RNA sequence: AGCGCACGGCCGCCGAAUCCGCGUCUCGCGGAGCCGGGGACCCACUUCCUGGGGUGAAUCGGACGCCCGCGUCCGUAGGGGACUUCCAACUCCGAACCCGUCAGCUAACCCGGUAGGCGGCAUGGAAGCAAGG
Numbered sequence: 001a002g003c004g005c006a007c008g009g010c011c012g013c014c015g016a017a018u019c020c021g022c023g024u025c026u027c028g029c030g031g032a033g034c035c036g037g038g039g040a041c042c043c044a045c046u047u048c049c050u051g052g053g054g055u056g057a058a059u060c061g062g063a064c065g066c067c068c069g070c071g072u073c074c075g076u077a078g079g080g081g082a083c084u085u086c087c088a089a090c091u092c093c094g095a096a097c098c099c100g101u102c103a104g105c106u107a108a109c110c111c112g113g114u115a116g117g118c119g120g121c122a123u124g125g126a127a128g129c130a131a132g133g
Stems, first nucleotide, its partner, number of pairs: 010120005018032006033114006043104001051102001052099004060075006078093004083128006
């Protein structure tokens, strides 16, 4: 000097998952904001099976393997990537979980969540906005 790791601060990304107050204070309670579910008339739907439904971007297809339920690979609906939008480029994700035979929409009303996981100069053009001088 370089590389890797750890801790703290700051900045940022996915996501609803942030902020404030109080208390017997490292935990608990409450509120605001944000998010989700249930729930009329009207409308929609209306049988049977292989039940059905919810959160989420996370659906669907092909090939192969196979312990016939899954796995691998290649795609794909869809979604993310340092102000916002549009265009272009590059890149990443394309999961997981829950309810329990039950739920269309849905005013009033009722119920619940507010986690977790990552990163460190973050592409170009146009318009807008903001900040600074």